[in-house]
Context: one part of a larger RNA
RNA sequence: CCCUCGUUAAGGAACUCGGCAAUCUAGCCGCGUAAGUUCGCAAUAAGCGGUGCCCCGCUCUGCUAAGGAGAUGGGGUCGCAGUGAAGUGGCUCGGAUGACUGUUUAGCAAAAACACAUCUCUCUGCAAACUCGAAAGAGGACGUAUAGGGAGUGACACCUGCCCAGUGCUGGAAGGUUAAGGGGAUUCGUCAGUGGGAGUAAUCCUGUCGAAGCGAUGAACCGAAGCCCCAGUAAACGGCGGCCGUAACUAUAACGGUCCUAAGGUAGCGAAAUUCCUAGUGGGGUAAGUUCCCACGCGCACGAAUGGUGUAACAAUCUGAGCGCUGUCUCAACGAGGGACUCG
Numbered sequence: 001c002c003c004u005c006g007u008u009a010a011g012g013a014a015c016u017c018g019g020c021a022a023u024c025u026a027g028c029c030g031c032g033u034a035a036g037u038u039c040g041c042a043a044u045a046a047g048c049g050g051u052g053c054c055c056c057g058c059u060c061u062g063c064u065a066a067g068g069a070g071a072u073g074g075g076g077u078c079g080c081a082g083u084g085a086a087g088u089g090g091c092u093c094g095g096a097u098g099a100c101u102g103u104u105u106a107g108c109a110a111a112a113a114c115a116c117a118u119c120u121c122u123c124u125g126c127a128a129a130c131u132c133g134a135a136a137g138a139g140g141a142c143g144u145a146u147a148g149g150g151a152g153u154g155a156c157a158c159c160u161g162c163c164c165a166g167u168g169c170u171g172g173a174a175g176g177u178u179a180a181g182g183g184g185a186u187u188c189g190u191c192a193g194u195g196g197g198a199g200u201a202a203u204c205c206u207g208u209c210g211a212a213g214c215g216a217u218g219a220a221c222c223g224a225a226g227c228c229c230c231a232g233u234a235a236a237c238g239g240c241g242g243c244c245g246u247a248a249c250u251a252u253a254a255c256g257g258u259c260c261u262a263a264g265g266u267a268g269c270g271a272a273a274u275u276c277c278u279a280g281u282g283g284g285g286u287a288a289g290u291u292c293c294c295a296c297g298c299g300c301a302c303g304a305a306u307g308g309u310g311u312a313a314c315a316a317u318c319u320g321a322g323c324g325c326u327g328u329c330u331c332a333a334c335g336a337g338g339g340a341c342u343c344g
Base pairs, nucleotide, nucleotide: 001339002338003337004336005335006334007333008332010330011329014328019325027051028050029049030048031047036041038155052077053076054075055074056073057072058070059069060068061067078082090323091322092321093320094319095318096317097315098314102114103113119152120151121150122149123148124147130139131138132137156310157309158308159307161240162239163238166237167236168233169232170231171230172229175228176227177226181222182221187216188215189214190213193209194207195206196205197204198203241259242258243257244256245255268302269299280296281295282294283293284292
């Protein structure tokens, strides 16, 4: 010097990002206990007192016993100290988030993340929808819409505004477009036949048109769903404006004008887990407060089940303040054990 402990004058968070760590507190009994509240809680709230041992008495049980149990009265006694050791809550007041108990990154994250009961939308009539499987078959379910699948939200309270133009979904079927397929017009190839020439003839050379058949080409026309189209639908994906002027101080603009849009953000909340400017401005708390709380609102860039705003209870959550308490600190000291180190 390091690790793990113990004690400490005076002060008591001055330490530090932050009371991190370590103290304090602690059991049982009696008294007492606020705001708030979903009336269950909050609550061991907070706070105060008692606690050993001995003697006499008391209550209950038991057989008027022994013994056992006890909420009880009086007296005495020892120590600094009686839950005498071990073990064993510090408390209070604000705010944020999530209702809650739960779950999670086995091995850096336990949380405000996930889940949750609740609410809503949507699909599904049973050989269900959906999932696994080339299939058979199985799950769903030996269930049947108070059921099952998918999605979102996330107790509860008060609520959940406007937009269907785009995308999606659902419905519609008049018209447009349209595949395979049907349909076969047209044209072309081949070719019986047909003309001319040479040759006695057989035959050879060379043309024109060209039926039927076969082959090729394939027009018009008829062809579903889909798309175009027409509606509906936002607790579907999502979206929810700009400029200019105006009141008898000034300022501001209830009001007016104009452009654009599918519609221009309603209630509520708001410098917020969201605010860049920003340490916004005012107030509170402090001697002093970039944090915190209460307001204001010019919301860079809140906002209503991608839920909005509240909320008792709950939380190894995050954040601010206070009381108590302390070696966290002023500022360090001593002690114990184990190392390091020196010698052997």